This is a predicted structure of a 74-nucleotide RNA (transfer RNA) from Saccharimonadales bacterium (SeqCode). RNAcentral holds the sequence, with entries from ENA and MGnify. Its Rfam family is "tRNA". The family's RNA type in Rfam is transfer RNA. The prediction has a mean pLDDT of 80. RNAcentral records the identical sequence in 2 taxa.

RNA sequence: GCGAGCAUAGUUCAGUGGCAGAAUGUGACCUUCCCAAGGUUGAGAUGCGGGUUCGAUUCCCGCUGCUCGCACCA
Numbered sequence: 001g002c003g004a005g006c007a008u009a010g011u012u013c014a015g016u017g018g019c020a021g022a023a024u025g026u027g028a029c030c031u032u033c034c035c036a037a038g039g040u041u042g043a044g045a046u047g048c049g050g051g052u053u054c055g056a057u058u059c060c061c062g063c064u065g066c067u068c069g070c071a072c073c074a
Base pairs, nucleotide, nucleotide: 001070002069003068004067005066006065007064010024011023012022013021018054026042027041028040029039030038047063048062049061050060051059
């Protein structure tokens, strides 16, 4: 330099053109003498900028970051 893939909660991952879920972590409360464990409940996310659309996390383009392959140089 060329090509491909990925970007969703603190972390690991689902997901669908129509209010975004799980696990884990975390706050509060209950149970317990305490701890552990369990239960109830709460907060927490679609990388950035455009486009299409009545409506975009989803489709399209660009950017950024990460990963892989190829090429080049030493």